[in-house]
Context: one part of a larger RNA
Formats: sequence, C1' cells, structure tokens
RNA sequence: UUUUGACCUCAAAUCAGGUAAGGAUACCCGCUGAACUUAAGCAUAUCAAUAAGCGGAGGAAAAGAAACCAACAGGGAUUGCCUUAGUAACGGCGAGUGAAGCGGCAAAAGCUCAAAUUUGAAAGCUAGCACCUUCGGUGUUCGCGUUGUAAUUUGAAGAUAGUUUCCUUGAGUAGUCCUUUAUCUAUGUUCCUUGGAACAGGACGUCAUAGAGGGUGAGAACCCCGUAUGAUUUUGGAUACUACUCUUUGUGGGAUUCUAUCGAAGAGUCGAGUUGUUUGGGAAUGCAGCUCUAAGUGGGUGGUAAAUUCCAUCUAAAGCUAAAUAUUGGCGAGAGACCGAUAGCGAACAAGUACAGUGAUGGAAAGAUGAAAAGAACUCUGAAGAGAGAGUGAAAAAGUACGUGAAAUUGCUGAAAGGGAAGGGCUUGAGGUCAGACUUGGUGUUUAAUGAUUAUCAGUUCUUCUUGGAC
Repeated sequence: UUUUGACCUCAAAUCAGGUAAGGAUACCCGCUGAACUUAAGCAUAUCAAUAAGCGGAGGAAAAGAAACCAACAGGGAUUGCCUUAGUAACGGCGAGUGAAGCGGCAAAAGCUCAAAUUUGAAAGCUAGCACCUUCGGUGUUCGCGUUGUAAUUUGAAGAUAGUUUCCUUGAGUAGUCCUUUAUCUAUGUUCCUUGGAACAGGACGUCAUAGAGGGUGAGAACCCCGUAUGAUUUUGGAUACUACUCUUUGUGGGAUUCUAUCGAAGAGUCGAGUUGUUUGGGAAUGCAGCUCUAAGUGGGUGGUAAAUUCCAUCUAAAGCUAAAUAUUGGCGAGAGACCGAUAGCGAACAAGUACAGUGAUGGAAAGAUGAAAAGAACUCUGAAGAGAGAGUGAAAAAGUACGUGAAAUUGCUGAAAGGGAAGGGCUUGAGGUCAGACUUGGUGUUUAAUGAUUAUCAGUUCUUCUUGGAC
C1' cells in the first nucleotide's frame, strides 16, 4: 500500500422481547333503559329494576371468611335446592306485587396486606454473563430500592422478655391412578328344496362373560366388521399411596403451656340534609348526584321518627380464595314411548343456495333405476329427434322424464242411450261380462282294487333221451 475483517458516526431493511383495539357471546358481571300489555277507560301502579342498546370476562362467572343473623341453653364465610310462603310487607290498599331469619339437604377451606426501628448493619427483587442435576438452581456484574424491597404480625389476635412440653430435610425412578394411541383375543359358510341371488323352509351341528348393532344379491350369533371378557402397547398429566435409590446437621426451623409488659387496626370515608331512582322494606331497603362533614373507653347494627339510659352483637371505609350452581354458543360423546320428505331445522339434495328488493331485508322448490350399468352392441327407415327389430336383466308393465304409480282431468278403442237438462228412488225386462255350484261328454297324469291275456322266475307233479305239458 492492496484485499478482507474490526471499530466510530449515520441511513435503510429485517427484527428478540412486549402490547391487542377485533370476532363470538348459550350461561355470567356492570351500566343504560322503554313501550305494547294489565288495571275491562287512564295518569301512580303493572308489564319491569324486563326487551332493545353499551361495556367486560371465564370455563364457569359473581359472591365469600361478618361493621352477619339473632334475642336462644344462642348460631357462625359464600353459593345452590326443599321449606318458610303466595306468608310478613308494599299497593288509585285497586289490578296486582312480594322477601328474610329459623329448620332440612348438596358442597365444604380458609387466608393476605396497610398500620411496629432488621436498625449492631436491605437481610429483598429484575436483567446480562458463566456453569449446572434446566417449570429451575448457584456464582458474578449492572440496575430497582431508605419518598421503603424482605422477614415478623392481621384482631379468633399478636409482639417483646422469661418459662413448660413436643415435632423435624430435599430430590429422583418405577408401579397404582387419569387421559390418549395401536394391536390381539369364540363358533357351519355341511346336505336337500325354492329362487336371479339363501341371509328363506327342512335336516344335522358349534360357540356363548360374545344372541348389542351394522354390512353382505331376501329374516345371518357361528361369512365380514364388530360385540363380551381379558392381555399388550403409545402420548401427555397428577403427586395421593406403595417400593427402591441418593441426600441431610446448624447451637437451624416450627408448634405449644404459664407469667409479666405492651398491644399500632383503612377519611371527603362513616354520618346528616336534600333530589332522583329502586325495594316487600313501611317518619326513607339499597344506589347515585349536590351541600355539610366526624370520632377513638371509638364506630356500625339491633325493621316506627326523637331524647336519656342500659344491654347484646360485630369491627366498615384494602385484598385473595376450590367445591356444590348456570350454560338454545363452541368442542367431544351417548341415548330416545320424538319426526319420517306438505312432517322434522328455512335447509335429508351444489341452502341461507336459486330468486325478489336501491337497500334494510325477505327467501323457496327439489330424496328412492337395478343385486350389479349388465345404461340397450348390431341391422333397417330417417338430416336428426325418433321409430321398427335385436339384445341385457328375475322384471324394461324397472330405459338415467327411471320402485310402487291413487284422484280430478285428457286422448284413443269398445258397448249402450238420447222429445220433456243431467241426476236420484222403486219395480220389471233385455244384453254383455265375471265368480261359484251342479250335470253330461272327451283327453291326460297318478294311486288303489278286481279281472283277463302274454312273457319270465321258483316250487310240486306227469311224461320223456331232451325241448316240453298241467297246477
């Protein structure tokens, strides 16, 4: 010096980490908030603390460990059910509305902050980096933090100082358990008949902790899939129990009895007035706005306002919490004294489709050949559609307008009738057609009986060389 890289300062792109405003909304919570209706009219009332509307969340939500209920020999978080009870109460005291305590049951579970000087010592936490036995641990460096991060304490207490009596660690693996995946786990396709086909009828069998169900050319436990009962196996989870392995200790931690001394507890809140609303809540049940606005042997409640007094019961103005409960949405299962194509969802089908409307919105109809397409080769006529033959098939009187194929209605064919519309009732004829019974004749098949004839066989007998004759 060149190339590449690094470093500094910028720009752009890409982005670790972080955030979710949207959708859905059956159930849940908060707000907002009518009218139709009922009162046989209507205004308070009722419908209704509902619908529509807005906001927010979870698999549940909300509520929840008493500023409770009570008045008892007291009970003891919340939620839901039965009952209390159509009761108390509210109400043009009309129409109507309408709880709660107790009792029984389901399910059960209790806790945490703020407020104390650790003060002989911020003992706490996030992040980066390194290492490890990786839902995390250890070390180290920044950062947060004294305008307060930890430990301790929460009213049933508790702290401090003594005192009494007791108890002790943390991991991993496997199995049981829940969830999920896959595989295996009986017995005829024997004979005859019908039929296109046997899964039917008859005969003879087999299995059954399996005779639920479905398929297969007609009613199949035994053909196929399954079903019953077991066995093995994959994924994820839980940490209750069992077994095994490793680990632990330091004047450590925790519980408890008694004594002494202390013992902090939530403010524009409670409360009062007033307005509105709400409630069964009535001289005001709850909520909200405005004005005023506390206390600490205090405060709230004690269902009739106020004063005085006593008693009882809780401890508001901060917070977390499973289960019992709800569920026309979503996901995953099972069933049915439900419907069976004008029913049942609007929709069994290319249905919120086609179509209508500027739009909001409205919104149908439409299932079935056959066991199998074997879905009609080929020939003839015709431009072709189509037709005539032929062929498939159990069936085409099943031909993709296809199972069955009713009725009104239409065409063709046959029969009958007609002056007083057609139609209807009663009676009596004629014709056609159908069914059944009876009689006569003919023909065929089958069975039985009798007789005859012929042939054959067996026996007896006669004659005969033998064939043969008679019974």

The part of an RNA shown here (large-subunit ribosomal RNA, domain I) has 471 nucleotides and comes from Saccharomycopsis fibuligera. Its Rfam family is "Eukaryotic large subunit ribosomal RNA". Its family is annotated with ribosome and structural constituent of ribosome in the Gene Ontology. The family is grouped with related families in Rfam's "LSU clan".